The part of an RNA shown here (small-subunit ribosomal RNA, 3' major domain) has 484 nucleotides and comes from an uncultured bacterium.
[in-house]
Context: one part of a larger RNA
RNA sequence: UGACGGGGAUCCGCACAAACGGUGGAACAUGUGGUUUAAUUCGAUACUACGCGAGGAACCUUACCUGGGUUUGACAUGCAUAGGACGUAUACAGAGAUGUAUAUUCCAUGGAGUAAUUCAUGGCCUUUGCACAGGUGUUGCAUGGCUGUCGUCAGCUCGUGUCGUGAGAUGUUAGGUUAAGUCCUUUAACGAGCGCAACUCUUGUCGUCAGUUGCUAUCAUAUUUAUUAUGAGCACUUUAAUGAGACUGCUUAGGAAACUAAGAGGAAGGAGGGAAUGAUGUCAAGUCCGCAUGACCCUUAUGUCCAGGGCCACACACGUGUUACAAUGGAUGCUACAGAGGGAUGCGAACCCGCGAGGGGGAGCUAAUCCUAUAAAGGCAUUCUUAGUUCGGAUUGGAGUCUGAAAUUCGACUCCAUGAAGUUGAAAUCGUUAGUAAUCGCAUAUCAGAAUGAUGCGGUGAAUACGUUCUCGGAUCUUGUACA
Numbered sequence: 001u002g003a004c005g006g007g008g009a010u011c012c013g014c015a016c017a018a019a020c021g022g023u024g025g026a027a028c029a030u031g032u033g034g035u036u037u038a039a040u041u042c043g044a045u046a047c048u049a050c051g052c053g054a055g056g057a058a059c060c061u062u063a064c065c066u067g068g069g070u071u072u073g074a075c076a077u078g079c080a081u082a083g084g085a086c087g088u089a090u091a092c093a094g095a096g097a098u099g100u101a102u103a104u105u106c107c108a109u110g111g112a113g114u115a116a117u118u119c120a121u122g123g124c125c126u127u128u129g130c131a132c133a134g135g136u137g138u139u140g141c142a143u144g145g146c147u148g149u150c151g152u153c154a155g156c157u158c159g160u161g162u163c164g165u166g167a168g169a170u171g172u173u174a175g176g177u178u179a180a181g182u183c184c185u186u187u188a189a190c191g192a193g194c195g196c197a198a199c200u201c202u203u204g205u206c207g208u209c210a211g212u213u214g215c216u217a218u219c220a221u222a223u224u225u226a227u228u229a230u231g232a233g234c235a236c237u238u239u240a241a242u243g244a245g246a247c248u249g250c251u252u253a254g255g256a257a258a259c260u261a262a263g264a265g266g267a268a269g270g271a272g273g274g275a276a277u278g279a280u281g282u283c284a285a286g287u288c289c290g291c292a293u294g295a296c297c298c299u300u301a302u303g304u305c306c307a308g309g310g311c312c313a314c315a316c317a318c319g320u321g322u323u324a325c326a327a328u329g330g331a332u333g334c335u336a337c338a339g340a341g342g343g344a345u346g347c348g349a350a351c352c353c354g355c356g357a358g359g360g361g362g363a364g365c366u367a368a369u370c371c372u373a374u375a376a377a378g379g380c381a382u383u384c385u386u387a388g389u390u391c392g393g394a395u396u397g398g399a400g401u402c403u404g405a406a407a408u409u410c411g412a413c414u415c416c417a418u419g420a421a422g423u424u425g426a427a428a429u430c431g432u433u434a435g436u437a438a439u440c441g442c443a444u445a446u447c448a449g450a451a452u453g454a455u456g457c458g459g460u461g462a463a464u465a466c467g468u469u470c471u472c473g474g475a476u477c478u479u480g481u482a483c484a
Stems, first nucleotide, its partner, number of pairs: 001484002003481003007478007015468002019432005026323008034314002042053002064309007073132001077131004082126003087104007106123007134298002137296003143292002145287003148283001150281001155194006161170003174185003200275004205244004210239002214234003219231003247269001250263005325425001329384007341372003346365002351360003391422001396417007438460007
């Protein structure tokens, strides 16, 4: 100087407390461990692995296994060599890769020749040989880059000066204050940098400009079951460009000041809400299976092509979720209100068929125009009457639909039948402070098909916070030290 302390002081955080809802019990989904297997490819392992890489394993992917092939190679460049286009079509063998046979078949430039043709060079392809290719092989403890974490915590440093023999200190401490090393005052320090804040995006109010594909207050027209249906208009809503607006600016009280408390006006008040933004460093943290890369290793194989299988196994254990156990509910009928997305190998309307998944159909749309697209919870009415039930839907049988060469291993969905566990969950443990939790649906990426996951979107919409004694993590100062 740090680190540590079941030392001290001060402070903060859904850290505790208060409150609401979960997990832990059930079934299923998914990931992991273990076991099994020819293979169940590999990585990730307290917080910071375990719905993680994977934003989507039937083939492909695919790295694994079994079997069948191949060796200048699936891919790149160059040299030499011999030849011809490459290819296309058909047939046969084969699981296919591939092999065999037949038919057809070069281009450009220059020279020779009446022409057929022939010669040279180049292009493209093939044969053989050589340099080399190739490796998801090893090492993340050789590395770059990127990422997690402490932590959006308030810290981490430098120049000059001063102090100290020196390591170092000071500044960065102290008194207040703040979300903040934020600001003020004091001060052997005076300044500065990276962080904080601000600048950026979004949301909340208003003005100006603009008015189609959006809107419909006023006016007109026409049919009516209905109405923006048509004209007219740009008021309103809205869209998207540009501005305004909030600064403790004003008032009061306290205070040395910074600031704090209250009030006014205001759509908004003291950082208005949300996002992005992650200092110096820490963990030899993670990744050589994204990419790049040193070294080592393989080179008729650890490369490469193909078929089938596996990654989906299943006495079991754990994590993360979904659905439930019901009446604040289930069922049936009628009825209302979103936002944000996506759409040309695409979204696909009306209408018809089917109980349904879906099929036929093909209008419109390169999208504020058309489609996806009925939002659901909600409201109104009827029914069930506390039961393993009209709760719950696993499992299983049958019949189908769709995607796709292909759905057996191993897809999703529909209909009929079946109707398991489960009656609110021990110890323990997680999330959340407001348009939040809880609850309800919608969309998107990936994607031929395949979400209970992920990422977004809106609808309904709470309870509680006395407080900082305790638990956990962190910050500052101080103190002790058999630690570095």
RNAcentral holds the full RNA, with entries from Greengenes. The prediction has a mean pLDDT of 83.